[in-house]
The part of an RNA shown here (small-subunit ribosomal RNA, 5' domain) has 543 nucleotides and comes from an uncultured Eubacteriales bacterium.

Context: one part of a larger RNA
RNA sequence: GACGAACGCUGGCGGCGCGCCUAACACAUGCAAGUCGAACGAGGUUUACUCGGUACACCGAGGCCUUGACGAAACAUCGUCGAUGCCUGGGUGUACUGGAUAAACCUAGUGGCGAACGGGUGAGUAACACGUGAGCAACCUGCCUUUCAGUGGGGGAUAACACUUAGAAAUAGGUGCUAAUACCGCAUAAGACCACGCGCCCACAUGGGCAAGCGGUCAAAGGAGUAAUCCGCUGAGAGAUGGGCUCGCGUCUGAUUAGCUAGUUGGUGGGGUAAUGGCCUACCAAGGCGACGAUCAGUAGCCGGACUGAGAGGUCGAUCGGCCACAUUGGGACUGAGACACGGCCCAGACUCCUACGGGAGGCAGCAGUGGGGAAUAUUGGGCAAUGGGGGCAACCCUGACCCAGCGACGCCGCGUGAGGGAAGAAGGUUUUCGGAUUGUAAACCUCUGUCUUCGGGGAAGAUAAUGACGGUACCCGAGGAGGAAGCCACGGCUAACUACGUGCCAGCAGCCGCGGUAAAACGUAGGUGGCAAGCGUUGUCC
Repeated sequence: GACGAACGCUGGCGGCGCGCCUAACACAUGCAAGUCGAACGAGGUUUACUCGGUACACCGAGGCCUUGACGAAACAUCGUCGAUGCCUGGGUGUACUGGAUAAACCUAGUGGCGAACGGGUGAGUAACACGUGAGCAACCUGCCUUUCAGUGGGGGAUAACACUUAGAAAUAGGUGCUAAUACCGCAUAAGACCACGCGCCCACAUGGGCAAGCGGUCAAAGGAGUAAUCCGCUGAGAGAUGGGCUCGCGUCUGAUUAGCUAGUUGGUGGGGUAAUGGCCUACCAAGGCGACGAUCAGUAGCCGGACUGAGAGGUCGAUCGGCCACAUUGGGACUGAGACACGGCCCAGACUCCUACGGGAGGCAGCAGUGGGGAAUAUUGGGCAAUGGGGGCAACCCUGACCCAGCGACGCCGCGUGAGGGAAGAAGGUUUUCGGAUUGUAAACCUCUGUCUUCGGGGAAGAUAAUGACGGUACCCGAGGAGGAAGCCACGGCUAACUACGUGCCAGCAGCCGCGGUAAAACGUAGGUGGCAAGCGUUGUCC
């Protein structure tokens, strides 16, 4: 000087960063990877319309019974008008309910894409893991860009669903029905692949490229829209991007580790892979590595970089970026363009949980959070507004990536805790040779200021038209009032800074030298002084 620091005392504000270095210990709870109904069948909800049913209300009509008034008649009765009750069928409206149609929306399932990215950790690894420079005439590459060609015609199933069986559950089974951009034949077929084969060109050894011919093999899917068209699908070429493999050089300590090695080293045939190769296998040969340090043991993720240093060098590898490895421990493959796959599958082990004891479920080294360990390291927060990612034609959905906020003086940087005047050199404190000295222009007092702060008002950029979590934040204006804001360490020498009292080799100090046994500038306290300052000291580690 530096730190992902910790501890002690102290602590006003802001900006930008950083924050389990230990137990790759165990984890309650929530969230962290979904999306597409414009691939598909099915189910459901709402609305509109239509056809029925039921209930109620209103309108108007007919029939019957009883009855009032008037007229005719006057023994019986009839007509007109009005009222009450019952029955019948009609129209309109409202509510509920059932069916058909249409539209919008939702979704468990089939299907597509994604889930191999992003995020975490550093256990393992001394290795082509990483860095750097080359090579692949030995390779792959979904989505994307570009070019050429095509998209014809069929088939059989199966989830969902219905019925049902077993089971506590997880789940599993049976029968029957159905769709597709799911699955499978057929056609078409070249500049693709395979075999034969003429020619030309090139070369870095095995060889590579171009091109004529002949034979054989292999494709496809539709959806939306009135349509134009758009989004898709299939084969092939080129590109881009991402990866795979090989090699030169570099890459810690120990010789108190000197020999190591049988798939070992090489060859041939075969297998396997996208591809070379003992990568695997059968046979053959006996090789291969090593004092230029093999093997063994210990330690360790590597780098860009960081710290220090005049440099050379030394040490480290937190945050950020690149690569690698891992995902409870060990092993394995499946799917796929890509995994031997953190939030997929199977097996085994340990552990935890549920159980009806037959059997099942789980994996925070994702974000928070809990216990534990530890000197020690944060919120079970807000938002998808921005950037980016996945899906989708889109609208949009998802995103603990990310953007923000919270906590922590953990670090760096900035600001403040007032400024000017003010000698009766006040009081008080300390000291004293009792005269004084010092604290000290320090305070009081006077005149000001308003950074930070408090209150009130306004109020962003970040957002191309809309959309702002942050946030009524930053910032601006006004007002109030010195009001709310200083400590820590040291003072023998190194090393800036001294006196008094207490103690008496005690109590104690101490980085080294060393202090303390009665006048201690070294212990403790007080006053004073010095240094740094929202910090100051101590401890640890590196230079």

The prediction has a mean pLDDT of 84. The full RNA is in RNAcentral, with records from ENA and SILVA.